The RNA shown here (Glycine riboswitch aptamer) has 88 nucleotides and comes from Luteimonas sp. MC1825. Model confidence (mean pLDDT): 76 of 100. It matches the Rfam family "Glycine riboswitch aptamer". Clan: Glycine riboswitch clan. The family has 44 seed sequences and 9,425 matches in Rfam 15.1. The organism belongs to Luteimonas, within Bacteria.

[in-house]
RNA sequence: AACCAGCCGGUGGGAGAAGCGGACCUCGGUCCGCUGCCGAAGGCGCAAACGCCCGUAAUCGCUCAGGCUCCCGUACCGCCGGUGGGAA
Numbered sequence: 001a002a003c004c005a006g007c008c009g010g011u012g013g014g015a016g017a018a019g020c021g022g023a024c025c026u027c028g029g030u031c032c033g034c035u036g037c038c039g040a041a042g043g044c045g046c047a048a049a050c051g052c053c054c055g056u057a058a059u060c061g062c063u064c065a066g067g068c069u070c071c072c073g074u075a076c077c078g079c080c081g082g083u084g085g086g087a088a
Stems, first nucleotide, its partner, number of pairs: 003086002006083008018035007036068003042064001043062003049056003
C1' cells in the first nucleotide's frame, strides 16, 4: 500500500396495513369524522442478547409520532466514491 469498523454521498434491491359517511373537486384526487389496522423514519421499553456488572441495547415489545389507492420515503442488504481511525 492492500484490507476493515464507523460516518457521508450516489446507485440498485426493499415491505406491511381498512371500511363507512360527509365536504371540496380539474373526476384524478384532497380534507374531515367514527371505528379498525400496520411497523422497516423517529421515539420509548420493566425486554432477547451482549458486556467493562450496572451499562449498551435488537429485525423483539409499545404504538407517542408516522402510516393504511398510487407515487415518494422507509429499517436492512449489495456495489461505487469520499472521509476516517484501526491494523500488520